Overview: Large-subunit ribosomal RNA, domain I from Ligaoa zhengdingensis, 545 nucleotides, folded computationally. It matches the Rfam family "Bacterial large subunit ribosomal RNA". Its family is annotated with structural constituent of ribosome and ribosome in the Gene Ontology. Model confidence (mean pLDDT): 84 of 100. The full RNA is in RNAcentral, with records from Rfam.
Context: one part of a larger RNA
RNA sequence: GGCGCAGGGCGAAUGCCUUGGCACCAGGAACCGAAGAAGGACGCGAUAAGCUGCGAAAAGCCACGGGGAGAUGCAAGUAAUCUGUGAUCCGUGGAUGUCCGAAUGGAGCAAUCCGGCAGGAGUAAUAUCCUGUCACCGUAUGAUGAAUCCAUAGUCAUACGGGGGGAACCCCCUGAACUGAAACAUCUAAGUAGGGGGAGGAAGAGAAAUCAACCGAGAUUCCGCAAGUAGUGGCGAGCGAACGCGGAAGAGGCCAAACCGGAGGUAGCAAUACCUUCGGGGUUGCGGACUGCAUUUAGCAUUGACAAGACCUAGAAGAAGUGUAUGGGAAGGCACACCGAAGAGCGUGAGAGUCGCGUAUUUGAAAGGUUGAGUCAGCGAGCAGGAUCCAGAGUACCGCGGGACACGUGAAACCCCGUGGGAAGCUGGGGGGACCACCCUCCAAGCCUAAAUAUUCCCUGGUGACCGAUAGCGUAUAGUACUGUGAAGGAAAGGUGAAAAGGACCCCGGGAGGGGAGUGAAAGAGAACCUGAAACCCUGUGCCU
Numbered sequence: 001g002g003c004g005c006a007g008g009g010c011g012a013a014u015g016c017c018u019u020g021g022c023a024c025c026a027g028g029a030a031c032c033g034a035a036g037a038a039g040g041a042c043g044c045g046a047u048a049a050g051c052u053g054c055g056a057a058a059a060g061c062c063a064c065g066g067g068g069a070g071a072u073g074c075a076a077g078u079a080a081u082c083u084g085u086g087a088u089c090c091g092u093g094g095a096u097g098u099c100c101g102a103a104u105g106g107a108g109c110a111a112u113c114c115g116g117c118a119g120g121a122g123u124a125a126u127a128u129c130c131u132g133u134c135a136c137c138g139u140a141u142g143a144u145g146a147a148u149c150c151a152u153a154g155u156c157a158u159a160c161g162g163g164g165g166g167a168a169c170c171c172c173c174u175g176a177a178c179u180g181a182a183a184c185a186u187c188u189a190a191g192u193a194g195g196g197g198g199a200g201g202a203a204g205a206g207a208a209a210u211c212a213a214c215c216g217a218g219a220u221u222c223c224g225c226a227a228g229u230a231g232u233g234g235c236g237a238g239c240g241a242a243c244g245c246g247g248a249a250g251a252g253g254c255c256a257a258a259c260c261g262g263a264g265g266u267a268g269c270a271a272u273a274c275c276u277u278c279g280g281g282g283u284u285g286c287g288g289a290c291u292g293c294a295u296u297u298a299g300c301a302u303u304g305a306c307a308a309g310a311c312c313u314a315g316a317a318g319a320a321g322u323g324u325a326u327g328g329g330a331a332g333g334c335a336c337a338c339c340g341a342a343g344a345g346c347g348u349g350a351g352a353g354u355c356g357c358g359u360a361u362u363u364g365a366a367a368g369g370u371u372g373a374g375u376c377a378g379c380g381a382g383c384a385g386g387a388u389c390c391a392g393a394g395u396a397c398c399g400c401g402g403g404a405c406a407c408g409u410g411a412a413a414c415c416c417c418g419u420g421g422g423a424a425g426c427u428g429g430g431g432g433g434a435c436c437a438c439c440c441u442c443c444a445a446g447c448c449u450a451a452a453u454a455u456u457c458c459c460u461g462g463u464g465a466c467c468g469a470u471a472g473c474g475u476a477u478a479g480u481a482c483u484g485u486g487a488a489g490g491a492a493a494g495g496u497g498a499a500a501a502g503g504a505c506c507c508c509g510g511g512a513g514g515g516g517a518g519u520g521a522a523a524g525a526g527a528a529c530c531u532g533a534a535a536c537c538c539u540g541u542g543c544c545u
Base pairs, nucleotide, nucleotide: 001544002543003542004541005540006539007538008537009536015530016495017494020467021466022464023463024462025461026460027459028458029456030455031165032164039100040099041098042055043054044053046078047077050074051073061094062093063092064091065090066089070082071081072080105114106113107112115134116133117132118131119130120129121128136162137161138160139159140158141157142156143155144154169200170198171197172196173195174194180187184234210217211216221248222247223246224245225244231239232238252448253447254446255392259280260279261278262277263276264275265274266273267272285426287390288389289388290385291384292383293382299379300378303377304376305375306374309371310370311369312368313367315363316362317361321336322335323334324333337354338353339343345357346356347355397421398420399419400418401417402416403415407433428443429442430441431440432439482489483488502529505516506515507514508513
């Protein structure tokens, strides 16, 4: 030195565990903000570095409910206190709420600096301090008011609103490339990613100038089929409907105008005409005004008030087991019982229906909130006549240029935008995939509209042939430590024991550490702490060299 055996060290795998995650289901909620948000800075404790809570009234203050013996957070110790005159704790409502931050009196290198005005404290007087207030934009009203006569612009005041934040979902505007086409340019990727704006709990769409086919349907949205069909397409790659059918849901309304009336203005000597505004009327495809005749029904998400009840935000009641041996410990064994509308689950020194928390089942709100049967207001109707009047104009439509429709300009309708032209008006107008006729169907150029649908930052409950510390979220907590000028990037790290009973005391040692003693079931569980593999290292020994 090698091989073997034995015993250790180091090391952290493995096993077991779970405070944490992941995915989903059901219900709720779906907004917060100038009454100052989200997010922070700095403070607040007897002692206080961090976290949590709170704000100079500072781990808290007040009221009302719950609860019923301890309490002064995580988190020990000491001290000092509170508490059946009901504390701590839980819920509801309120008070306080420094400074920064949209940040808004002005400034600024966020958490700082410097002011004006009014009132107050303070001083002999300043100083200083406290409270309130002072940004900008839009709309409305009023006042004031230039060049410039009337006026207008402007200015000022008051009221109301806005501003910023938020995970996804939604709408609008803008809008790539890689890629595919086995290259590539039309095309595709894709109206995707990215950028901007805006809203809501959903958004958007929505009550036929729709489809259909000579039969008819009857707003929108979503799902299944129709159908990878018809089409479209360097007819390549690809893209890709509709009619119709079956379901989910279901709901329809309001203006403009004609006409009537009030007020104001302009022109005119005036009658009058026109315009503006307000109220009534009216809302449709065989309508309305108008003229007659009759009178108040059906109904209502349509708005408002009241409201039984239900639910949410704290809670409460809640059955039934003992003995015995083993053991450190019984819930496991043995024996004999009991409850069950409760044998879900978790915990307790090991495996508990009957020990604890719970579970089944009942039950509860002073205060705040949600929903709400119903009631009352409020809204709202019919018949006939057909002379006259009304029924959304720079609109429809056309040319040119684009976009969007499954549809790439095509025979290319329909829809939208730019640009230039530009109707009819109910004997009217649009559509039915160029266009024309016949026929059918609908009524544009105004507005609103629940539900079925999408999503989940958040709250409550629940589930898992999901993970179990190199897994599962990046985090068993941490966006911490650390890196970077910055945008940003971004870890590692769990386990003594049933209980600290965490080893008094003695010995060696400067200490670290160790040997006794003691605790404990175990210390080969001693905090570098469950188990504790391998690599690697060491000691002893047998054999070989």